Large-subunit ribosomal RNA, domain IV from Cyclonatronum proteinivorum, 327 nucleotides, folded computationally. The full RNA is in RNAcentral, with records from Rfam. The coordinates come from a structure-prediction model, not an experiment, and the mean pLDDT is 88. The organism belongs to Cyclonatronum, within Bacteria.
Context: one part of a larger RNA
């Protein structure tokens, strides 16, 4: 100086992005435990007391009680929870970037939709053949959701997917017919040309698919504008007009979503861009890309509290170990 320990007056988070890190707590017995709750929890809740040695009672005994002694201290060393309070997210236990990320992210058990009738649908393989299953729709696949609890509103105009098959379009192949070339033949030598073979055109025919008709949105997805009104002023239950498939329902809302913004108002604080209630002008929430809530959980994220500390005011002292100067 730097690493790791230990002590530290007085204050006691003033540090700092942020009590990080360290201290607090910590054992066993006895007493006592709130809100909330899916009545299992929550809970070791929170808070207290007691513990060591002698001597007496009761008891077989652990041990209970009761009197008394000692020390600053009795789980006398070690080893052995800090504790609360409100919010977010995810219900939970678990999984996860081996080797900067353990989470709000994967999974989950529940919930739907949807394919599959069995030599299933799916998957691998050219194939045989596996798996799926020595399973048979209370079964498998494939999706989306994510305990529980109230619920899940409108739109089928666009993709989609299913379901119709009249009409319209259309492949190949089929094909009546028309040109074209070759030639037996015929020729007033100019040409014409029959069958056969070929080029080549080509009415008509011709199936899913598309058009077209219809269901579907826990399918992929979407869910308005503008003016005008009430006996103060505001504001508009209420009327007008436009546009659209339909114009966002309950419920939540400055939100893990709020730009403006440090939004207004209450709360805690002397003093609060953060935090909690609340308002609603939601720039750009909203109902299984689910909505809102919620016991109980979390090495999760915010915010406060109480104990407690060298975190800080502001340092100091002191062990080991390594450096450094000198020898």
């Nucleotide at each position: 100086u730097c690493a790791u320990g230990g002590c530290u007056a007085a204050g006691g988070a003033a540090c700092u992005c942020g009590g990080c890190a360290a201290a607090u707590u910590c054992g066993a017995u006895c007493c006592g435990u709130a809100a909330c709750u899916u009545c299992g929890g929550g809970a070791g809740a929170a808070g207290g007391a007691u513990c060591c040695c002698c001597g007496c009672u009761a008891g077989c005994g652990a041990u209970a009680g009761c009197g008394g002694g000692c020390g600053c201290a009795g789980u006398g060393a070690a080893a052995a929870g800090g504790u609360c309070c409100a919010g977010g997210c995810g219900a939970c236990u678990g999984u996860u970037u081996a080797g900067c990320a353990a989470a709000a992210a994967c999974a989950c058990a529940u919930g739907u939709c949807u394919c599959u009738g069995c030599c299933a649908a799916c998957u691998g393989g050219c194939a045989a053949c596996a798996g799926g299953a020595a399973g048979u729709a209370u079964a498998g696949g494939g999706a989306c959701u994510g305990a529980c609890a109230c619920c899940u509103g409108c739109c089928c105009g666009g993709u989609g997917c299913c379901g119709g098959a009249a009409g319209g379009u259309u492949a190949a192949g089929g094909a009546a017919g028309g040109g074209g070339g070759u030639u037996a033949g015929c020729u007033u030598c100019g040409g014409c040309g029959a069958a056969g073979c070929u080029c080549u055109u080509g009415a008509c025919u011709g199936a899913a698919g598309c058009c077209c008709c219809g269901g579907u949105a826990a399918a992929c997805g979407g869910c308005g504008g503008c003016c005008g009104u009430a006996a103060c002023u505001a504001u508009a239950a209420c009327g007008g007009u436009c546009c659209u498939a339909a114009g966002g329902u309950a419920g939540c809302g400055a939100a893990a979503u709020u730009c403006c913004u440090u939004g207004u108002c209450g709360g805690g604080u002397a003093a609060g861009u953060u935090c909690c209630g609340a308002c609603c002008u939601g720039c750009a929430c909203g109902a299984a890309u689910g909505g809102u809530g919620u016991a109980a959980c979390g090495a999760u994220c915010u915010g406060g509290a109480c104990a407690c500390u060298g975190u800080c005011u502001c340092g100091g002292c002191c062990a080991u170990g390594a450096g450094c100067u000198c020898g």